[in-house]
RNA sequence: GCCGACAUAGCUCAGUGGUAGAGCGGCUGUUUUGUAAACAGCGGGUCGUGGGUUCAAAUCCCUCUGUCGGCUCCA
Numbered sequence: 001g002c003c004g005a006c007a008u009a010g011c012u013c014a015g016u017g018g019u020a021g022a023g024c025g026g027c028u029g030u031u032u033u034g035u036a037a038a039c040a041g042c043g044g045g046u047c048g049u050g051g052g053u054u055c056a057a058a059u060c061c062c063u064c065u066g067u068c069g070g071c072u073c074c075a
Base pairs, nucleotide, nucleotide: 001071002070003069004068005067006066007065010024011023012022013021018055026042027041028040029039030038048064050062051061052060
């Protein structure tokens, strides 16, 4: 330098055009002498940035940024 994948909750991820979700973690309650476990509930997100398409975008297109992988050149 070229190519590809990925970026969504604190973490790991799902969601491929029509109300943003799960597990774990956190908080509260019940239970227990207490802790853990179990059960019930609660909270937590401008979906990496900027723009475009659309009645409608996490989702499609473009740009940029970051992470990871592969290839190539020079030393």

Predicted 3D model of a 75-nucleotide RNA (transfer RNA) from Saccharimonadales bacterium (SeqCode). It matches the Rfam family "tRNA". The sequence is in RNAcentral, with records from ENA and MGnify. The prediction has a mean pLDDT of 81.